Record summary: A computed fold for a 105-nucleotide RNA from a marine eukaryotic metagenome, annotated as c-di-GMP-I riboswitch aptamer. Model confidence (mean pLDDT): 83 of 100. The model forms 95% of the base pairs in the Rfam consensus. The sequence is in RNAcentral, with records from MGnify.

RNA sequence: UAAAGGCAAACCCAUCGAAAGGUGGAGGCGCAAAGCCACGGGUCUAAGUUAGCAGAUAGCUAUUAGUUAUUGGCUAUUGGUUAAUAGGAUGGCCGGGCUGCCGAA
Repeated sequence: UAAAGGCAAACCCAUCGAAAGGUGGAGGCGCAAAGCCACGGGUCUAAGUUAGCAGAUAGCUAUUAGUUAUUGGCUAUUGGUUAAUAGGAUGGCCGGGCUGCCGAA
């Protein structure tokens, strides 16, 4: 060093999703389970949530003899940004469970 086959990475197109990523087409890096299952771990994303930072709008208040303006403090609303976080994702990250083709030994 068989035989018959199987799956299908990246990239591209379409589509779903906030994203990670999924699905289909084309494609083929590779895979003896790269078949199925999120049970354990790891990794990815962060819509939502929490906390902070600065900004805008409105109100109240301090300062003043008094009004307005400016400035300071407090409260509410609003979007931006940073960090954390999975119930989201990953089975072609590892372990685990289940199933499976061939057959020299």